[in-house]
RNA sequence: GCGGGUAUAGCUCAGCUGGUAGAGCGUAACCUUGCCAAGGUUAAAGUCGCGCGUUCGAGUCGCGUUACCCGCU
Repeated sequence: GCGGGUAUAGCUCAGCUGGUAGAGCGUAACCUUGCCAAGGUUAAAGUCGCGCGUUCGAGUCGCGUUACCCGCU
């Protein structure tokens, strides 16, 4: 230098054919209990790496770019 992969909640990861983003764990409050543990309910937490574009509409499509990983030269 060339090609490919990954980037989404605090962590690990889903997200189908483009249609207003979810799960588990963790965290907080409450319920249950004499207390703890366990269990239950609810809630908070997201610029979907970043920028631009296409589109009525983008996590998803296109271009550029950053970081990491793999391969080639």

Transfer RNA from Chloroparvula sp. RCC696, 73 nucleotides, folded computationally. Its Rfam family is "tRNA". Rfam describes the family as follows. Transfer RNA (tRNA) molecules are approximately 80 nucleotides in length. Gene Ontology term of the family: triplet codon-amino acid adaptor activity. The sequence is in RNAcentral, with records from ENA. The coordinates come from a structure-prediction model, not an experiment, and the mean pLDDT is 81.